[in-house]
The RNA shown here (c-di-GMP-I riboswitch aptamer) has 78 nucleotides and comes from a Nitrospirota bacterium. The coordinates come from a structure-prediction model, not an experiment, and the mean pLDDT is 87.
RNA sequence: ACCCCGAAACGCCACGCCCCGGGUAACCGGGGGCCGGAAAGCCGCGGGUCUCAAGGCCGAGACUGCCGGGCCGCCGAC
Numbered sequence: 001a002c003c004c005c006g007a008a009a010c011g012c013c014a015c016g017c018c019c020c021g022g023g024u025a026a027c028c029g030g031g032g033g034c035c036g037g038a039a040a041g042c043c044g045c046g047g048g049u050c051u052c053a054a055g056g057c058c059g060a061g062a063c064u065g066c067c068g069g070g071c072c073g074c075c076g077a078c
Base pairs, nucleotide, nucleotide: 005076006075012037013036017032018031019030020029021028022027035065041071042070043069045068046067047066048063049062050061051060052059
């Protein structure tokens, strides 16, 4: 260096909710807020859930803070 691990420290993100905007919607963006999080950073690849449209076939989207996986990463005690 790297791996496991997660004490300490510097920091980071930001659930619900409220306001504004976008979207048919799920939901997303910004501001406030702060339940929590060692990846609550990134990727919709697998599973799952949700929305729209169908209801014969065929779909199109959303959620990574639901789970799994992949990629990158701050610090460094036991």